[in-house]
RNA sequence: UGAAAUCUUCGGGGUGAGGUGAAAACCCUCGACCGGCGGUCAAAGCCCGCGAGCUGGAAGCAACUCCGGCAGAGCCUGUGAAAUUCAGGCGCCGACGGUGAUAGUCCGGAUGAGAGAAGAUUGGC
Numbered sequence: 001u002g003a004a005a006u007c008u009u010c011g012g013g014g015u016g017a018g019g020u021g022a023a024a025a026c027c028c029u030c031g032a033c034c035g036g037c038g039g040u041c042a043a044a045g046c047c048c049g050c051g052a053g054c055u056g057g058a059a060g061c062a063a064c065u066c067c068g069g070c071a072g073a074g075c076c077u078g079u080g081a082a083a084u085u086c087a088g089g090c091g092c093c094g095a096c097g098g099u100g101a102u103a104g105u106c107c108g109g110a111u112g113a114g115a116g117a118a119g120a121u122u123g124g125c
Stems, first nucleotide, its partner, number of pairs: 001123001004122007015031005032105002034094002036050004045092002053070006074090005096108003
C1' cells in the first nucleotide's frame, strides 16, 4: 500500500402498582423501560436499505445456495451552508411459537444465526 488469499475476536435491550376474574407481568387504568447493522454535507426505533422471523418456488439425498413474497411507526418549531438524524414540543411502532386469559419487556427456538465491526498473517512495491 492493498488486487487477492487465510485466520482470529466481537456482534440487542427492556415493566411497576392497582382493578376485574377461577385463572392475566398477556385484558382495563395510571405510570415505567428498551431500540441490531450500513447509509444519509450533522449524530436516526419511526428517511433509504440490510439482518434475524414467517412463507412460495428452483436445483438437490441432505446441507448449502439462488429467485421472490409478507411484515411497524413522525410531525411541528428553532439553529445552521446542510438536520424528518441535533435542541425544544407533542406523538407513534414493535416478528414467530408457547401460556388455566389476548405479550416490544415472561418462557422458547437462541451457549443459535446474522447485517456488519475490529484486528492479524501472507503477498506486492
This is a predicted structure of a 125-nucleotide RNA (FMN riboswitch aptamer (RFN element)) from a bacterium. It matches the Rfam family "FMN riboswitch aptamer (RFN element)". About the family: The RFN element is a highly conserved domain that is found frequently in the 5'-untranslated regions of prokaryotic mRNAs that encode for flavin mononucleotide (FMN) biosynthesis and transport proteins. Of the family's consensus pairs, 100% are formed in the model. It was read from a public genome assembly, where an Rfam model found it.